[in-house]
Context: one part of a larger RNA
């Protein structure tokens, strides 16, 4: 220099607590703001910043009894959710191999590798802090046991099955149109409570609410094909599989969203609402649940139609044989179920930007009134009032 710039996009207010000390912390009432978000869900990245006691030296652009700060203690619970214990793509590493002064490069056969295929939980309740994980109701998959009982089978071969053959997985994108749900709205329909600070208000008033999943069984909008016999020099060996190829037959297979029944004598429900050792809107109680409209960017489903830039793989998975050989399949009941993540933030004061930084961050849900709309104004739900 100088007590100067500056104190980083925003709205408060008042009353009560608390406490040495309050614009700043708690709580109450108003008010204001966001509401295709400033809501809620989750990746990725962060790593205890989650919750509860306590505390104010420093961080906090003021201030502080507050904290994402200090210090103590606590919290993260899975056959079914994401990973792996299955598969494989780009890449990668790579026995032998080539190839190179050395270091080392390439790569075969083989592993590793999700951004993706496979695959069995749903609904409620709970808590300061976890819940598709605890609880409590109802499922399911996988594997084992030994008893029970049916069948069935041991050279008249049941089941089992390839590291093999085949099939499937299996896939682009734009439009059009149909079914079917969810959300969501109305009610002179139904249940509960109210009945008004100012002229009025027991009536077609006013306020709230009118629901529930997986599972299992039935139907099933519509979509696709086919299914029986014979022959057969491909499919590296075989094959009843697949393919060819020749003949009958003509409504049966599959795939399906959703609907009904069940799940539920359960659950959840506005509302009422305790005692007590002082908190609790807790524990407990607990009505009605009907009908019109309405209609997706959700599903059937890349199904169909079109077009040109022609749109993985490889495993489960189905079937053939090669083999194998005493059991096996079913239903009762029993039992088992491994490793990792799981707290909080997550358009941000917790990530990436040196900072509690007007910038950056992949996906999902995404309500009313007007509207063509996820534009824009106002609003629920729910969230906030920006640290002078």
């Nucleotide at each position: 220099g100088a007590g100067u710039a500056g104190c980083g996009a925003a709205a408060a207010a008042a009353g009560a607590g608390u406490g040495a000390g309050a614009a700043u912390c708690u709580c109450u009432u108003u008010c204001a703001c966001c509401g295709a978000a400033u809501g809620c869900c989750u990746a990725a990245g962060g790593u205890u910043u989650c919750c509860u006691g306590a505390g104010g030296a420093a961080g906090g652009c003021u201030c502080g009894u507050c904290c994402u700060c200090u210090c103590a203690g606590g919290g993260u619970u899975a056959g079914u959710c994401g990973g792996g214990a299955c598969c494989u793509a780009a890449g990668c590493c790579g026995a032998g191999g080539c190839c190179g002064a050395a270091a080392g490069g390439c790569g075969u056969a083989g592993g590793c590798g999700a951004u993706g295929g496979a695959c069995a939980a749903c609904a409620g309740g709970u808590a300061g802090a976890u819940a598709u994980u605890c609880c409590u109701g109802u499922a399911c998959c996988a594997c084992c046991u030994c008893a029970u009982g049916a069948u069935u089978g041991u050279u008249u071969g049941a089941g089992c099955g390839a590291u093999g053959g085949g099939g499937g997985g299996a896939c682009g994108c734009a439009g059009u149109a149909g079914g079917a749900u969810a959300a969501g709205g109305a009610a002179u329909g139904c249940g509960c409570a109210c009945u008004g600070a100012u002229g009025g208000a027991u009536a077609u008033g006013u306020g709230c609410g009118c629901c529930c999943a997986a599972g299992c069984a039935g139907u099933g909008a519509g979509a696709a094909a086919g299914u029986c016999a014979g022959a057969u020099a491909g499919g590296c060996a075989a094959a009843u599989c697949c393919g060819u190829c020749u003949g009958g037959c003509a409504a049966u297979u599959u795939c399906a969203a959703g609907c009904u029944g069940u799940g539920a004598u359960g659950g959840g429900g506005a509302g009422g609402g305790a005692a007590a050792u002082u908190u609790a809107g807790u524990a407990c109680c607990g009505a009605a649940g009907u009908u019109c409209c309405g209609g997706a960017u959700u599903u059937c489903a890349c199904a169909c139609u079109g077009c040109c830039a022609a749109g993985a793989a490889a495993a489960g998975c189905c079937u053939c044989u090669a083999g194998u050989u005493a059991g096996a399949u079913c239903a009762u009941a029993g039992g088992u179920g491994c490793c990792c993540g799981u707290a909080c933030c997550g358009c941000a004061a917790a990530c990436c930007g040196a900072c509690a930084c007007a910038g950056g961050u992949a996906g999902g849900c995404g309500a009313g009134g007007a509207g063509a709309g996820a534009a824009u104004c106002c609003u629920a739900a729910g969230g906030u009032g920006a640290g002078c």
Large-subunit ribosomal RNA, domain III from Oceanobacillus profundus, 388 nucleotides, folded computationally.
Its Rfam family is "Bacterial large subunit ribosomal RNA".
Taxonomically the source falls in Oceanobacillus (Bacteria, Bacillota, Bacilli, Bacillaceae).
It was read from a public genome assembly.
Model confidence (mean pLDDT): 80 of 100.